[in-house]
RNA sequence: UUCUUAUCAAGAGAAGCUGAGGGACUGGCCCGAUGAAGCUUCAGCAACCAACUUUUUGUCAGGUGCUAAAUCCAGAAGACCAUUGAGUCGAAGAUGAGAA
Numbered sequence: 001u002u003c004u005u006a007u008c009a010a011g012a013g014a015a016g017c018u019g020a021g022g023g024a025c026u027g028g029c030c031c032g033a034u035g036a037a038g039c040u041u042c043a044g045c046a047a048c049c050a051a052c053u054u055u056u057u058g059u060c061a062g063g064u065g066c067u068a069a070a071u072c073c074a075g076a077a078g079a080c081c082a083u084u085g086a087g088u089c090g091a092a093g094a095u096g097a098g099a100a
Base pairs, nucleotide, nucleotide: 001100002099003098004097005096006095007094008093013042014041015040016039017038021031022030023029025075026074027073028072043067044066045065047064048063049062051059052058071092078089079088080087081085
C1' cells in the first nucleotide's frame, strides 16, 4: 500500500518549546495570538487486541488508538423507508484485528 472484517451519538488535557494555522477531501459551520499545527513531558480515556476474571454495562492499562463540536454537519455511484428525519443501507474517512 491492497484485501477482509468489526466499530465509530459514550469517554478522556495540562505544562514546556514554538508561532499560524487546524477540524481527511469539497461546501458549510466552527476552533485558533486568552496560542493552531508540530515536538517533548506528564496525566487521562478505555474502542479493538493481550492478560485476568466471580463471564460481565467486569478488572487491568501491556500493544495499537484516542483526549472541541455525532466521523462537527452535509456531500462524495447509487438504493431504500415514508413516521420527511440528527432516518437506513451503501460509498468516503478513521481506528483495531487478520491476511497478502
Source information: This is a predicted structure of a 100-nucleotide RNA (SAM riboswitch aptamer (S box leader)). It matches the Rfam family "SAM riboswitch aptamer (S box leader)". Rfam links the family to the GO term regulation of gene expression.